[in-house]
RNA sequence: GGCGCCAUCGUCUAAUGGACAGGACGCAUGGUUUUCAUCCAUGUAAUGGGGGUUCGAUUCCCCCUGGCGCUA
Repeated sequence: GGCGCCAUCGUCUAAUGGACAGGACGCAUGGUUUUCAUCCAUGUAAUGGGGGUUCGAUUCCCCCUGGCGCUA
């Protein structure tokens, strides 16, 4: 240089073009407990950037950025 794959809450991970973007862990508050832990309830926070297609994009297309792999 060429080709391919990947990028979603703090972390891990779902989502067939129409969802309030879901779950687990974490964290916060409350309940329970003499206290801590456990357990229960509620909350918290995310689609890497730009453009395109579409009535509608996390999803499809292009470019960029970053990571991984193959190849010369």
About this RNA:
Predicted 3D model of a 72-nucleotide RNA (transfer RNA) from a Patescibacteria group bacterium. Its Rfam family is "tRNA". By type it is a transfer RNA. The coordinates come from a structure-prediction model, not an experiment, and the mean pLDDT is 81. The organism belongs to Bacteria candidate phyla, within Bacteria. The same sequence occurs in records of 2 taxa. The sequence is in RNAcentral, with records from ENA and MGnify.